[in-house]
């Protein structure tokens, strides 16, 4: 910092992933250690036990216990004496020898273990005594204080909850401190307690007794409250200690009142600020206010009476969902954005709802009272309870810990205090949950070990200096010892000094001494041991660092995305390699980056998503020039504040880091004071922004009403007579009852030819004969007036094409719906005849279009050229268009009519499908409109531009492409190939042109792959080892058998060097043997070479430079002309060059030279004959020349290339034919010529061997040949090639046969000698028919070939004599020595062509012409194709899947409404009862006052009801999206075959058709 992914390819627009960082996380795999930190995110579900708030005896009465006393018992511990063990150190005699060392332990010194015996002490033990005092200790109870703190949780809350700044003169404040004042004198109960009693408990009940710092009065009144100033009201409590002492009194010190001030802590009010939804637009009735009363500590409608009728909301009221809030953490350059776990602020809850008591504080998590649901006990009558506190248990869940340990530290409560309590804290346990530090060695070591792994395998790479082995080191870890900080200004005893004081006793300082650790024998240190006890995870196609084999074989798997897998997978799955990290390592969630993909920084709207269909215009938003003033926004400058912790920057402390501590800076709010340029306020001025006034002008602006001619159709006459009318072609239709046509009249509706014109007016939609009346805007010129009045506009309002709807009209014509009639496989369409609603009018609705310039509005500037419209003399100024600079743009455009430069305001968009869909609301009569979604699937959808391809687009050219011609095929019969069928087997292959008389130039066996049957196994065929033989081998012969083969016998008998003559070694060559191997026409032509078809012998196909374009590309290769040709020739930002084209090469045509036999024969001689003799002239052979080059000439052309006549010339315009085939297409075809990766097969898929198929035969296709006959069959006569071929040949004269043919063997390795001609011609005959055509079939007899013609040969005679009368739809071939038509050779071959390759005789016709089929080249155009039109692709239907809507309902929720009921409480009333303090009364008795009862208002909950409102399910239903091979049909993409689109109505399986109007996309 960015990268993959849309295309063939490019560029953009887009939207999906990835690479980072984090985490209260979970999962899997693996795990030494430590240190700081964290640990129910879910059910605020339920919860056993245990513990989490007591504490004061210096507040009080009252129980009990010890002690103090007798008398016993005598632990640890200690004082003195004494005894003298272990160990360490020392090392004598003597001993062994190696003679200076072990042995050896004598002695000596340290040591102070044990035991006696003794001293002080008094834990402790057991029995007395306890009548009072006195110490101490513990307690139920009353009394104070605390239990509102601390701890836990987020359910609720959208709020003055929080958070940040102010207010309170509207308020409180307990324990703290300070000041000031006091603190006097009574009285009555009660609890415990004791007795009686109820109850199962839980708990009472009643009598009787008693204390106080408990509770009542009374007096005092510094103060304090209240006042009418006159005066009313208003209070307390003591303990303990020290001194003197009977008491009492004082001091001291903790308390108590009462007030005054602080300090702390709270309560209220307030300005700003922090979620979504508007498919929630209105909401309020104690609601807003005021007034009097109440109530609180205090304001306040907090309450309640009466008065007004307010209050809140587009700056979001109110309602719905959702959520504790902040310091802050997480990310991020920042602006943001997400989160609110641990630690700190504030709020609120404490099973759920209501409630109040007490207290300074609560409406109180471990208080109370009542409802409720829930769990336990119960003798059923009643009664407990509430872990969202620390463990802990069980549900839930992907998933969170110990039922520790201490109060030693810190802090909190009670106490004078000592202490006591504390699951706060502090510590340990469990978790790799995080962060952060260490170690699992170190250095040396090359036979580059062995083992794996891989390859081109005698080897070599690599694992790898890795290890093995050698040195050293001890961090963790293990052994042994030692051993902390944190502990003191605290606590207790003693002491000292100081100040008050009559004195202590306190008080303050200070000094001395005892003790106090849970962690914990834990950090830390020292020390044995020994390299010994310590590595995993994940990845390796691309992004993304790392690669190879083997396994799989669209299977089985992977995958964030793109995408791997279908037999050679760097992508699955395993190994071996490498890369990352490392006590981790991957996954998966969830946030933020990346993402400028919501954009304030820092996007955007002509065509990619995106300008409201137009205009008016209130709110709001922005506003000319100038003067003054304010000082609100800016600015500056001090102040408060902004808690701590955290970031951040500078230090310190833990051996370092996390950690932890210290100092330090920083936003934002606010207050004051300045400053005034610019905005705003306020006031004044100007006049150029706007507007008026005058005075011309253009127009299909508008509206109303009257006129007007042409045409259509209808009527009514006349003339007229068979059609007419419509079509690509017909038919329905009309027409002899007189159409069409024509003429005359007449009657109606509607539209306005010419003009007209990217002319002209209008917001926009739109507006078109003509005239007249009303009217709206605009432009132009001229002076003059107001004096910013401007601009845009959310909501409103207004206008608003066609179609459509509502009432009434009106209807000529066209013309959805409908009928009919053609086309069609079908036509609900396109075409064609009727034809209704519409169209027209008048008024009322609709309110949408591709309402488009697909382009808001204003204003300002920023090259030029040119057309036209309107004003002006003119400069000029308003419109409309076109072209084009700069600029912009993704490009394509666009360009003073902006899509450039700026400024204002509005509307709109954020992948693509669902979907303009649904569900809500809201307009309409109804169609429908306006707003407007999600689940879900997708990794793309989209835009411009490129090369292709393609088009039932255009252009241009060619080609035997068609035309014009001759002849075929498709019809018969056979031949031969394929299919298909059959079969053991019919062996494979080749399958559109580009297979089908093709591989095969030749299947009876062989060939032969196939198939049955029989044998063989190192093998028919190669290489190598080893033994044995020197023969086998070959000849010719038996047996057996189909052969293969297996036995038998005769003949026949190697070579080379060395010798020590015995052999030995070598080659050859057989036989055996064992194993490497051999072999496979076994599979893959989609692993491959090599080779061949096509397109196509078309004229194409690249390239280097250079230039243009972001680019991919384009230019060059277009254009003009010409060619058979990207062949030339001009022209051009190209300029040049490769491969193709042409030529060069071969045959053929013409001529020379040369040579002249086997071949010729003009002259002479000669013959039967070029036989001969002779010639070298010609023919001929076959070798080398020549020749043809648009060279010449005329004329066209543009003074070129090049064409057209023409000479000449055997040939003239590449002379004919032939070789000669670019770039590349088709996974084209061949693994069966042939080579060859991998895969298979090895007593068979190898081999050998007989027979047998490849020759089968219902159909069906293709090449072909013979025919169908007189241009002809048959007889008969007679003429004329050329190229082959030949010794395992050809094969002649003659004989023989009817013939195939036989015998013969002449000649000939051939210009010499053989195969050897037919059509033709000259003569006869048949005479039009199934024939004297025409040869199939079929029986008969043969002949060749061969080991052998049965399955299965070819021919020949004789005799049989089939279909066939020129052949439908189709279709093929040929332009000249061509097509036809006649023979003839040869290869292959024993034989066995109607097939292929040459041969050569005769020998036509035809081409206007490029319109159409078929191909193919160029250029151009569309295009949604790109596997490239065999493309792409839409819709119903039919099937499985998944989500959604409606759905009769029907279940649950939630907030309210109404009436009902209505607990506990508080307030407020109130005959009866009940009552100790005060009064009043000698007394009995009464009063105030309290308490029960009861009534009343409010009120949680319940009941009752009828609506909201949300969710869950539903038969059935609607459409929607997916789903490798399912139906129907072809709507769209090319003019997509009826141009698509867009609103709208109507119709129809369906895509969709038809009709009105409207766009060009």
């Nucleotide at each position: 910092a960015g990268a993959g992914u849309u295309u063939g390819a490019u560029c953009c627009u887009g939207g999906c992933u990835c690479a980072g960082g984090a985490u209260g996380a979970a999962c899997g795999c693996u795990g030494g250690c430590g240190g700081c930190a964290u640990g129910c995110c879910u059910a605020a579900g339920a919860c056993a036990u245990g513990c989490a708030a007591g504490u004061c005896g210096u507040a009080c009465g009252a129980a009990g216990g010890a002690g103090c006393c007798c008398a016993u018992u005598g632990a640890u511990a200690u004082u003195u004496a004494a005894u003298g063990a272990a160990a360490u150190a020392u090392g004598a005699a003597g001993u062994g020898c190696u003679u200076g060392c072990a042995c050896g332990g004598a002695u000596u010194a340290u040591g102070g273990a044990u035991u006696u015996a003794u001293u002080u002490g008094g834990a402790u033990u057991u029995g007395g005594a306890u009548u009072c005092u006195c110490u101490c200790c513990u307690u139920a109870g009353u009394g104070g204080c605390a239990a509102a703190c601390g701890g836990g949780u987020g359910a609720g809350u959208a709020a003055c909850a929080c958070g940040u700044g102010g207010g309170u003169u509207a308020c409180c404040u307990g324990c703290c401190u300070u000041c000031a004042a006091g603190a006097u004198g009574g009285g009555g109960a009660u609890a415990a307690c004791a007795a009686u009693u109820g109850g199962a408990a839980a708990c009472g009940a009643u009598u009787g007794a008693u204390a106080a710092u408990a509770c009542c009065g009374a007096a005092u009144g510094u103060g304090c409250u209240c006042u009418a100033c006159g005066g009313a009201g208003u209070a307390a409590a003591g303990g303990u200690g020290c001194c003197u002492u009977u008491a009492a009194a004082g001091c001291a010190c903790c308390g108590c009142u009462u007030g005054g001030a602080g300090a702390u802590g709270g309560g209220c009010c307030u300005g700003c600020g922090g979620c979504g939804u508007a498919u929630u637009a209105g909401c309020u009735a104690g609601u807003u206010g005021g007034u009097g009363g109440g109530g609180u500590a205090a304001u306040g409608g907090c309450c309640u009476a009466c008065c007004a009728a307010g209050g809140c909301g587009a700056c979001g009221a109110u309602g719905c969902g959702u959520a504790g809030c902040c310091g802050a953490a997480c990310u991020g350059a920042g602006a943001g954005g997400u989160u609110g776990a641990u630690c700190g602020g504030c709020c609120a809850c404490a099973c759920u709802g209501g409630g109040a008591c007490u207290g300074a504080g609560a409406c109180a998590c471990g208080g109370c009272c009542c409802a409720g649901a829930c769990u336990c006990c119960u003798a059923c009558g009643g009664g407990a309870g509430a872990c969202a506190g620390c463990a802990g248990u069980u549900a839930g869940g992907a998933a969170u810990a110990u039922u520790c340990g201490u109060c030693a530290a810190u802090g909190g409560g009670g106490g004078a205090a000592a202490c006591c309590c504390u699951g706060a804290a502090c510590g340990a346990g469990c978790a790799a949950u995080g962060c952060c530090g260490c170690g699992u060695g170190a250095a040396g070591g090359a036979u580059g070990a062995a083992g794996g792994u891989c390859c081109u395998c005698u080897g070599g790479a690599u694992u790898g200096u890795a290890a093995a082995c050698u040195u050293c080191u001890g961090u963790u870890g293990u052994u042994u010892g030692g051993a902390a900080c944190g502990a003191a200004u605290g606590a207790c005893a003693g002491g000292u000094a100081g100040a008050g004081g009559a004195a202590a006793u306190g008080c303050u300082a200070u000094c001395u001494g005892u003790g106090u650790g849970a962690c914990g024998g834990u950090a830390c240190c020292a020390u044995u041991c020994a390299a010994g006890a310590a590595a995993g995870c994940c990845a390796c196609g691309g992004c993304u660092a790392a690669c190879u084999a083997c396994g799989u074989g669209c299977c089985a798997g992977c995958a964030g995305c793109c995408g791997c897998g279908g037999u050679a997978a760097u992508a699955c799955g395993u190994a071996g390699g490498u890369g990352g990290c490392g006590a981790g390592c991957g996954u998966u969630a969830u946030c933020c980056g990346g993402a400028u993909u919501u954009a304030u920084u820092g996007g955007g709207c002509g065509u990619a998503a995106a300008g409201c269909g137009u205009g008016c215009g209130c709110a709001g938003g922005c506003g000319g020039c100038u003067u003054g003033u304010u000082a609100a926004g800016u600015c500056u400058a001090a102040g408060a504040u902004u808690a701590a912790a955290g970031c951040c920057c500078g230090g310190a402390g833990c051996u370092c880091a996390a950690c932890u501590c210290c100092g330090g800076u920083u936003c934002g709010u606010u207050u004051u004071a300045g400053a005034u340029a610019c905005u705003g306020g306020c006031a004044g001025g100007c006049u150029u922004g706007a507007g008026u006034a005058u005075g011309g002008u253009a127009g299909a602006g508008g509206c109303a009403a009257a006129u007007g001619g042409a045409a259509u159709u209808c009527c009514u006459a006349g003339u007229g007579u068979a059609g007419c009318g419509g079509u690509g072609g017909a038919a329905u239709g009309c027409g002899u009852a007189g159409a069409u046509a024509u003429u005359a009249g007449g009657a109606g509706g509607a539209a306005c030819a010419c003009c007209a014109g990217u002319g002209g007016c209008g917001a926009a939609g739109g507006c078109g004969a003509u005239u007249u009346g009303c009217u709206g805007g605009g432009c132009c010129a001229u002076u003059a007036c107001u004096g910013a009045c401007g601009u845009u506009c959310a909501g409103g309002c207004a206008c608003g094409a066609a179609a459509g709807c509502g009432u009434g009209g009106g209807g000529a014509g066209c013309a959805a719906a409908u009928a009919g009639g053609a086309u069609u496989a079908g036509a609900u369409a396109c075409c064609c005849u009727a034809g209704u609603a519409g169209u027209c009018c008048a008024c009322g609705c609709c309110g949408u279009a591709a309402a488009c310039g697909a382009u808001g509005a204003g204003u300002a500037c920023u090259a030029a050229g040119u057309g036209u419209c309107g004003g002006g003399u003119a400069a000029c100024c308003g419109g409309u268009g076109c072209u084009g600079a700069a600029g912009u743009u993704a490009a394509c455009g666009u360009a003073u009519u902006a899509a450039g430069u700026a400024c204002u305001c509005c509307g709109c968009c954020u992948g693509a499908g669902u979907a303009g869909u649904a569900c809500g609301g809201u307009c309409g009569c109804a169609a429908g409109g306006c707003u407007g979604a999600a689940a879900c699937u997708c990794a793309a959808a989209g835009g411009a531009a490129u090369u292709g391809a393609c088009g039932g687009g255009c252009a241009c050219c060619c080609g035997c492409a068609c035309a014009a011609g001759c002849g075929g095929u498709g019809g018969a019969g056979c031949a031969u190939g394929c299919u298909g069928u059959u079969u053991a087997a019919u062996u494979c292959g080749a399958u559109g042109c580009u297979a089908c008389g093709c591989g095969a130039a030749g299947a009876a066996c062989c060939u032969u792959a196939c198939c049955u049957g029989g044998g063989c196994u190192u093998g028919a065929c190669a290489u190598c080892c080893c033994u044995u033989u020197g023969a086998c081998c070959g000849g010719a012969c038996c047996u057996a058998g189909a052969a293969a083969u297996a036995g038998g016998a005769c003949c026949u008998u190697u070579c080379u060097u060395c010798u020590u003559c015995g052999g030995a070694a070598g080659a050859c060559a057989a036989a055996g043997g064992a194993g490497a191997c051999a072999g496979g026409u076994g599979g893959u032509g989609c692993a491959u070479g090599g080779u061949u078809g096509u397109c196509g012998u078309c004229a194409g196909c690249u390239c280097g430079u250079g230039u243009c374009g972001u680019g991919a590309g384009a230019u060059g290769u277009u254009c003009g002309g010409u060619u058979a040709a990207g062949u030339c020739c001009g022209a051009u930002a190209a300029c040049g060059a490769g491969c193709g084209c042409a030529a060069c090469c071969c045959u053929u045509a013409u001529c020379c030279u040369u040579a002249g036999u086997u071949g010729c024969u003009a002259a002479c001689a000669g013959u039967a004959a070029g036989a001969u003799g002779a010639g070298a002239a010609c023919c001929c052979u076959a070798a080398g020349g020549a020749g043809a080059c648009u060279g010449c000439c005329g004329g066209u052309g543009a003074c070129a290339a090049a064409c057209c006549g023409g000479a000449g010339g055997a040939a003239g315009g590449u002379g004919g034919g032939g070789a000669u085939g670019a770039c590349g297409u088709c996974a084209a075809a061949u693994c069966a010529u042939c080579a060859u990766g991998c895969c298979c097969c090895u007593u068979a898929c190898g081999u050998c061997u007989a027979g047998g198929g490849c020759u089968a035969c219902a159909g069906g296709c293709g090449u072909g040949c013979u025919a169908u006959a007189a241009u002809g069959g048959c007889c008969g006569g007679u003429a004329u090639a050329a190229a082959a071929a030949g010794a395992c040949g050809c094969a002649a004269a003659g004989c023989c046969g009817u013939g195939a043919g036989g015998u013969g063997g002449a000649g000939c390795a051939a210009a010499a000698c053989u195969c050897a001609a037919a059509a033709g011609u000259c003569g006869g005959u048949c005479u039009c028919a199934g024939u004297u055509c025409g040869g199939a079939u079929u029986g008969a007899a043969g002949u060749c070939u061969g080991c052998a013609a049965c399955u299965c040969g070819a021919c020949u005679u004789c005799a049989u004599g089939a279909a066939g009368u020129u052949a439908g739809a189709a279709u093929c071939g040929c332009u000249a020595g061509u097509a036809a038509u006649c023979c003839c050779g040869a290869a292959u071959c024993a034989g066995a062509a109607u097939g292929u390759c040459g041969g050569g005789g005769u020998g036509a016709a035809u081409a206007c012409g490029u319109u159409c089929c078929c191909g193919g080249g160029u250029g151009u155009u569309g295009u949604a194709c790109a596997c490239a039109c065999c493309g792409c692709c839409c819709g119903u239907c039919a099937c499985g899947c998944c989500a959604u809507g409606g759905g009769a309902g029907u279940c649950u929720g939630u907030a309210a409404u109404a009436c009902u009921u209505g607990a506990a409480g508080u307030c407020g009333g109130u005959a009866g009862c009940c009552u100790a303090a005060c009064c009043c009364g000698u007394a009995a008795g009464g009063g105030a006052g309290g308490g029960g009862g009861c009534c009343g208002c409010c009120c949680a909950g319940g009941g009752u009801a009828g609506g909201a409102c949300a969710g869950g399910u539903g038969a059935c239903u609607g459409g929607g999206g997916u789903g490798a091979a399912g139906u129907c049909g072809u709507a769209a993409c090319a003019a997509g075959g009826u141009a698509u689109c867009c609103c709208u109505a109507c119709g129809a399986g369906a895509a969709c058709g038809u009709g009105g109007g409207g766009a060009u996309g």